[in-house]
RNA sequence: CUCAUCGAGACCGGCUGAGGGACUGGCCCAGCGAAGCCGGGGCAACCGUCGGGACCAACCAUCCCGAAAAGGUGCCAACUCCACGGGGACGUCAGUCCGCCGAGAGAUGAG
Numbered sequence: 001c002u003c004a005u006c007g008a009g010a011c012c013g014g015c016u017g018a019g020g021g022a023c024u025g026g027c028c029c030a031g032c033g034a035a036g037c038c039g040g041g042g043c044a045a046c047c048g049u050c051g052g053g054a055c056c057a058a059c060c061a062u063c064c065c066g067a068a069a070a071g072g073u074g075c076c077a078a079c080u081c082c083a084c085g086g087g088g089a090c091g092u093c094a095g096u097c098c099g100c101c102g103a104g105a106g107a108u109g110a111g
């Protein structure tokens, strides 16, 4: 840089001791113990693996469906916690709301 996904799901113990939720603001979480490290547990099919199907004369590739968590990652407060633009609903006209659309940033995987 490209592609896919992001309202599902899943926590205990030990050490330690004040921060953490990317950034800014908000709003939250936190001495009933944050972050980090160690140990154990769990969630989840992105890659890989296995089975089936489509395509093909056939094989490969590709695509679809399924199995599997003893391989490689990832993850285990709140939608990716919220924010921007559009649309809609309500309204005391200050604003509030929405599993409606889009954008930006970010996260994870694969290349």
Stems, first nucleotide, its partner, number of pairs: 001111006011040005019029003024083003041076003046072002049067006080105001084102003087098004